[in-house]
Predicted 3D model of a 380-nucleotide RNA (Bacterial RNase P class A) from an Acidimicrobiia bacterium.
Its Rfam family is "Bacterial RNase P class A". The family's RNA type in Rfam is ribozyme.
A source record names the gene rnpB.
Its mean pLDDT, the model's own confidence on a scale to 100, is 77.
The organism belongs to Acidimicrobiia, within Bacteria.
RNA sequence: UGAGUCCGCCGGACGACCGCGGAGGAGCCUUCGGGUUCGUUCGAGGAAAGUCCGGACUCCACAGGGAAGAGUGCUGGGUAACGCCCAGGCGGGGAAACCCGACGGAAAGUGCCACAGAGAACAGACCGCCAAGCUGCCCUCGGGCAGCCGGUAAGGGUGAAACGGUGGUGUAAGAGACCACCAGCAUCACAGGAGACUGUGAUGGCUCGGCAAACCCCACUCGGAGCAAGGUCAAGCAGGAGCAGGGUUUCCCGCCCGCUUAGCUCCAGGUAGACCGCAUGAGGUCACUGGCAACAGAGGCCCCAGAUAGAUGGUCGUCACGGGCAUGCCCGCACGCGGGUUCGCCCGCACAGAAUCCGGCUUACAGGCGGGCUCACAGU
Repeated sequence: UGAGUCCGCCGGACGACCGCGGAGGAGCCUUCGGGUUCGUUCGAGGAAAGUCCGGACUCCACAGGGAAGAGUGCUGGGUAACGCCCAGGCGGGGAAACCCGACGGAAAGUGCCACAGAGAACAGACCGCCAAGCUGCCCUCGGGCAGCCGGUAAGGGUGAAACGGUGGUGUAAGAGACCACCAGCAUCACAGGAGACUGUGAUGGCUCGGCAAACCCCACUCGGAGCAAGGUCAAGCAGGAGCAGGGUUUCCCGCCCGCUUAGCUCCAGGUAGACCGCAUGAGGUCACUGGCAACAGAGGCCCCAGAUAGAUGGUCGUCACGGGCAUGCCCGCACGCGGGUUCGCCCGCACAGAAUCCGGCUUACAGGCGGGCUCACAGU
């Protein structure tokens, strides 16, 4: 210098004017509910998104156990918790840095394995190889050839995959049938490690295909609904009680009607509406300590949106960033041009937007910054 890989961060800045939402302050008005003016202060994100996991919080349910159902699935650690994060193991990819993995069990059982192929899981005779037995023919009587019945998994062919590999013994030809070595697996022992696991040795011919994001088995976890949770106050309408009203010849009690196109008081539930929940929190930030790290601990400082059809915006100026066109200068040149710098003009500036809160994951994103590591080339 180039190529790559991983981690972290920013995601416009400043000023003026106008406007919107929240919270305090001061003045004025007020029917005491509030209104209005001025001024102060705060006002979106790294994902506020998808609503996919996990919690806080709230209500309902709940003696205990089992079954069903759902989820998770290497080990150790972190955490309020997790399917998240960190570190490690194993497997796969890469030349390396590094990346990816639903990564328990297929040697408990069931099922499936397209196409091709004879055969696809207690295998399988299509081609090939063999000729012991039987029959026929030939013959130089040793045998040879053909057919039948057979044997054979060495070789060919199909396939993603054909039931260990190489060499030998053996045999009619063959075959873990047997032997040596190698590979794998199982069991046992020893050593290392906290563990996943790793290394070494012995034994066993054990050679046993793949798929569990197929059923299933094993281990562990899991009650349901969600801030429209839930609670407080409570118009209007309707409801209940009483008073008041009418009738019973008059009065009182009682009884009946009525409770309405008239009224008053009280009551419970509760709609609209208002308020709480709801902004001090697993909070932020600065440096320190412990830890490889995730993270934890102690200290100082800070308070940092709270709308309800939903505020957080607009205009202008200057600067920054990116692109294009052009001016001058410098350098290189294969004379086409390329690179650096500079005066100026134009255009662009992403994804997106709180709605109870928090921890994650995933997805979207113009442009930019910093750092670690690997490889190649060149120079010292």